[in-house]
Context: one part of a larger RNA
RNA sequence: CUGGGCGUAAAGCGUACGUAGGCGGAUCAGAAAGUAGGGGGUGAAAUCCCGGGGCUCAACCUCGGAACUGCCUUUGGAACUGGCAGGCUAGAGUACGGUAGAGGGUGGUAGAAUUUCCUGUGUAGCGGUGAAAUGCGUAGAUAUAGGAAGGAAUACCAGUGGCGAAGGCGACCAUCUGGCCAGAUACUGACGCUGAGGUGCGAAAGCGUGGGGAGCAAACAGGAUUAGAUCCCCUGGUAGUCCACGCCGUAAGCGAUGAGAACUAGGUGUUGGGAUCCUUGAGGUCUUUGUGGCGCAGCUAACGCGAUAAGUUCUCCGCCUGGGGAGUACGGCCGCAAGGUUAAAACUC
Numbered sequence: 001c002u003g004g005g006c007g008u009a010a011a012g013c014g015u016a017c018g019u020a021g022g023c024g025g026a027u028c029a030g031a032a033a034g035u036a037g038g039g040g041g042u043g044a045a046a047u048c049c050c051g052g053g054g055c056u057c058a059a060c061c062u063c064g065g066a067a068c069u070g071c072c073u074u075u076g077g078a079a080c081u082g083g084c085a086g087g088c089u090a091g092a093g094u095a096c097g098g099u100a101g102a103g104g105g106u107g108g109u110a111g112a113a114u115u116u117c118c119u120g121u122g123u124a125g126c127g128g129u130g131a132a133a134u135g136c137g138u139a140g141a142u143a144u145a146g147g148a149a150g151g152a153a154u155a156c157c158a159g160u161g162g163c164g165a166a167g168g169c170g171a172c173c174a175u176c177u178g179g180c181c182a183g184a185u186a187c188u189g190a191c192g193c194u195g196a197g198g199u200g201c202g203a204a205a206g207c208g209u210g211g212g213g214a215g216c217a218a219a220c221a222g223g224a225u226u227a228g229a230u231c232c233c234c235u236g237g238u239a240g241u242c243c244a245c246g247c248c249g250u251a252a253g254c255g256a257u258g259a260g261a262a263c264u265a266g267g268u269g270u271u272g273g274g275a276u277c278c279u280u281g282a283g284g285u286c287u288u289u290g291u292g293g294c295g296c297a298g299c300u301a302a303c304g305c306g307a308u309a310a311g312u313u314c315u316c317c318g319c320c321u322g323g324g325g326a327g328u329a330c331g332g333c334c335g336c337a338a339g340g341u342u343a344a345a346a347c348u349c
Base pairs, nucleotide, nucleotide: 004320005319006318007303008302012317014201015200016199017198021194022193023192025088027086033081034080037075038074039073040072041071042070049065050064051063052062053061054060091191092188093187094186095185096183098181103177104176105175106174107173108172109171110154115149116148117147118146119145120144121143125136126135162169163168206247207246208245209244210243211242215241216240220236221235222234223233258316259315260314261313262312263311266294268292269291270290272288273287274286275285276284277283298305299304322349323348324347331342332341333340334339
């Protein structure tokens, strides 16, 4: 330098933005860096290869040729790639008037429920389980009615519904704010795609400081169960769960499927937008965006995938290379720590 792969066998970074780099629409002109034709120079000899010759053959020696796939130079060419210059609009983007949405931040408000407290009524049980017991209750519980406090979460709507790059997002109102989509015109004129390093975001748990603490609940205690029970079940219960600020940076972070682009039979459901037709209705047809369920070709070891591809191709990145040892040790970097990340070998099968 090269091969085959990555849904489930080993293998897609959790996710996005973006630097270098790689790749890049259509047209015209000129130049000629790459590229390709001819000529010249060089590419020592030996070796290798081919054809002869000499040692009785061979190894070996020797003669000639070819080759030395390269480099330099010159000449002419201009399809492609690159560079320069001009114009283009199909990619990309901007403007315009619109739709939908649990997209994000901040502030405020509401009702149901649990718990606790106060007061009234009321009396002996309540609670819990497979059955019990611990527990609560005559110092009046449970139940019921009224009032108060406080925290957390938002029934129905709710839907293989919606939004977001992913993590994720669900009461209502206000405010600030991001993105998508469809439509009709106008504008910019390749401004694009990917992306090593890098940077941002990143569930839960955990950590630091200060608050908060209703319910739930690791740890823990007690009661049961059991041969035992450091479990499952029950009664309690602290961190935590909640808020602010800062850290951590990991997950079966999953569609176990990287991003972008193009092309490739058909049915069917649904979300958002647009157009159109009338027999104006819970209507039909067309188009487009997203999201489901079948399925042809094709692909696949099979399962299955099948226009949201795992089909047919292109560009770029990441990753894999037998099982264990091991995602470990050492070292580096990061972290307050927990630990994270990068990442072996001996040995063994």
Predicted 3D model of a 349-nucleotide part of an RNA (small-subunit ribosomal RNA, central domain) from an uncultured prokaryote. The coordinates come from a structure-prediction model, not an experiment, and the mean pLDDT is 89.